RNA sequence: UAUAUGUAUGGGCAAACUCGUUGAAAGGCGGGGACGCAAAGCCUCAGGUCUAAAGCAAGACAAAGGUGCUACGACGGCUGGGUUGCAAAA
Numbered sequence: 001u002a003u004a005u006g007u008a009u010g011g012g013c014a015a016a017c018u019c020g021u022u023g024a025a026a027g028g029c030g031g032g033g034a035c036g037c038a039a040a041g042c043c044u045c046a047g048g049u050c051u052a053a054a055g056c057a058a059g060a061c062a063a064a065g066g067u068g069c070u071a072c073g074a075c076g077g078c079u080g081g082g083u084u085g086c087a088a089a090a
Base pairs, nucleotide, nucleotide: 005087006086012037013036017032018031019030020029021028022027035077041083042082043081045080046079047078048075049074050073055069056068057067
């Protein structure tokens, strides 16, 4: 010095599951918990995935219920992109 590396050192995050809470749901938040992660920090631009309360459509005399479509709701620990950043033993 930091492309590779993170097996050394010091720290960081936290899947499944679970308890509480919130939401129509997907999911979020907090506690416990660790499968993993060198950006599993942040953004959410492109693709992808999940959900469908409200809306729309068909049907129905009508209502309820059910069905189909749609994100203005989400995920980002699915891939790419942008941006910032920790360590220095071998």